Context: one part of a larger RNA
RNA sequence: CUGGGCUUAAAGGGUGCGUAGGCGGCUUGGAAAGUUGGGUGUGAAAUCCCUCGGCUCAACCGAGGAAUUGCGCUCAAUACUUCCAAGCUAGAGGGAGACAGAGGUAAGCGGAACUUAGGGUGGAGCGGUGAAAUGCGUUGAUAUCCUAAGGAACACCAGUGGCGAAGGCGGCUUACUGGGUCUCUUCUGACGCUGAGGUACGAAAGCUGGGGGAGCGAACGGGAUUAGAUACCCCGGUAGACCCAGCUGUAAACGAUGAGCACUAGAUCGAAGGGCCCUCCAUAGCUUUUCGGUCGUAGCGAAAGUGUUAAGUGCUCCGCCUGGGGAGUAUGGUCGCAAGGCUGAAACUC
Numbered sequence: 001c002u003g004g005g006c007u008u009a010a011a012g013g014g015u016g017c018g019u020a021g022g023c024g025g026c027u028u029g030g031a032a033a034g035u036u037g038g039g040u041g042u043g044a045a046a047u048c049c050c051u052c053g054g055c056u057c058a059a060c061c062g063a064g065g066a067a068u069u070g071c072g073c074u075c076a077a078u079a080c081u082u083c084c085a086a087g088c089u090a091g092a093g094g095g096a097g098a099c100a101g102a103g104g105u106a107a108g109c110g111g112a113a114c115u116u117a118g119g120g121u122g123g124a125g126c127g128g129u130g131a132a133a134u135g136c137g138u139u140g141a142u143a144u145c146c147u148a149a150g151g152a153a154c155a156c157c158a159g160u161g162g163c164g165a166a167g168g169c170g171g172c173u174u175a176c177u178g179g180g181u182c183u184c185u186u187c188u189g190a191c192g193c194u195g196a197g198g199u200a201c202g203a204a205a206g207c208u209g210g211g212g213g214a215g216c217g218a219a220c221g222g223g224a225u226u227a228g229a230u231a232c233c234c235c236g237g238u239a240g241a242c243c244c245a246g247c248u249g250u251a252a253a254c255g256a257u258g259a260g261c262a263c264u265a266g267a268u269c270g271a272a273g274g275g276c277c278c279u280c281c282a283u284a285g286c287u288u289u290u291c292g293g294u295c296g297u298a299g300c301g302a303a304a305g306u307g308u309u310a311a312g313u314g315c316u317c318c319g320c321c322u323g324g325g326g327a328g329u330a331u332g333g334u335c336g337c338a339a340g341g342c343u344g345a346a347a348c349u350c
Base pairs, nucleotide, nucleotide: 004321005320006319007304008303012318014201015200016199017198021194022193023192025088026087027086028085029084030083031082033081034080035077036076037075038074039073040072041071042070049065050064051063052062053061054060091191092188093187094186095184096183097182098181099180103177104176105175106174107173108172109171110154114150115149116148117147118146119145120144121143125136126135162169163168206247207246208245209244210243211242216240220236221235222234223233258317259316260315261314262313263312266295267294268293269292270291271290272289273288274287275286276285299306300305323350324349325348332343333342334341335340
């Protein structure tokens, strides 16, 4: 190795791109490395196995054979893999014509609400709670109207709706820009899949520098509650939250389900396209491609469940697991300004 697994028991890398490597469509011809067959050399003897023989038998000993599954040389075969040459279009990609979208970046604009400031009216409470109190208010609050400023977020539309590799993306307009789907089969002609290292992106919180700061609000102060209350409730409130530049690189980064391809009953709903039918148009109907859901057959599964978006049946490639605790700790290395990240044990114990 033959011969295990990874939704929930241990186990899918957070996600792309991609190097090496691994794997790779159809046809024809050639080569003959792998592969297969023959021959030959070698594979010491003893041992093991088989058949005989010698000690009265046996152990033991002798003879012959087989075996030694291997390696080399040589002759041949050519289905498959490989290599070379030529070709093909079903994979992949390009082109043309349409289409949908909170995909991204930047700039500008808008209204509601809120807070603050100024002014008017008004005159004793407001606010808050289970009930209160702290708090605010005759230096005129709350309420109401006008004006101005500011910052952040975008009600309704809004939807098991859409887009994106993931993180994620939602007011409107413009500019630039990535990807996708459908139709035509017009072109290239296997250009493909996966991907150790590598590299890029990567919520929130956090860090550095500079701005900004309305509401909210860790920490903190106060009031309550309580036996206590370092909480839940209330009044305040700093960092933060926001912007620019850089760092960090982690999440229950989840579908707890890696990527790609093929095959295997259906029903139904939604989204984006195409086609057909009815004389034409529209609706309805039928059909087809892609995407997103619900239910469900066979199968699978320990069950829950899953079920063409598989956890079914197969193939290719990568990652990962091997009892619980110790421990994602110690140590070393490496990255980071730090916080810390990545890699990652053992003793001991049950």
Small-subunit ribosomal RNA, central domain from an uncultured prokaryote, 350 nucleotides, folded computationally. The coordinates come from a structure-prediction model, not an experiment, and the mean pLDDT is 88. RNAcentral holds the full RNA, with entries from ENA.